[in-house]
SAM riboswitch aptamer (S box leader), 102 nucleotides, folded computationally. Its mean pLDDT, the model's own confidence on a scale to 100, is 78. Of the family's consensus pairs, 94% are formed in the model.
């Protein structure tokens, strides 16, 4: 990177200190949001979340306990586009995450 599954309305920092200096929320449009009271991103530090894998426990079985790999931690994946719907809402596509394999 690219396949298959499987989860994505739950949860937890708009946290700190430096560097950068304008955009940023994945991409197109659009809309809302957010940013010079310094964001995005980079780099170090603390605090948290979550049970996909591994781990232990138990069990016919559903499950419990665990932060060790990874993953998150502003707003549904921020919303909607295509389809079915009728204006709720259900699917699909895109996208992220995780385990398998190569």
């Nucleotide at each position: 990177u690219a396949u298959u599954u499987a989860u994505c309305g739950a949860g937890a920092g708009c946290g700190g200190c430096g560097a950068c200096g304008a955009g940023a929320g994945a991409a197109u449009u659009g809309g809302c949001u957010u940013g010079a009271u310094g964001a995005c991103u980079c780099g170090c530090c603390c605090g948290g979340c979550a049970a996909c894998c591994a781990g232990c426990c138990a069990u016919a079985g559903a499950g419990g306990c665990a932060a060790g790999g990874u993953g998150c931690c502003a707003a549904a994946u921020c919303c909607a586009a295509c389809c079915c719907a009728a204006u709720c809402g259900g699917g699909a596509a895109a996208g992220a995450u995780a385990a398998c394999a190569g």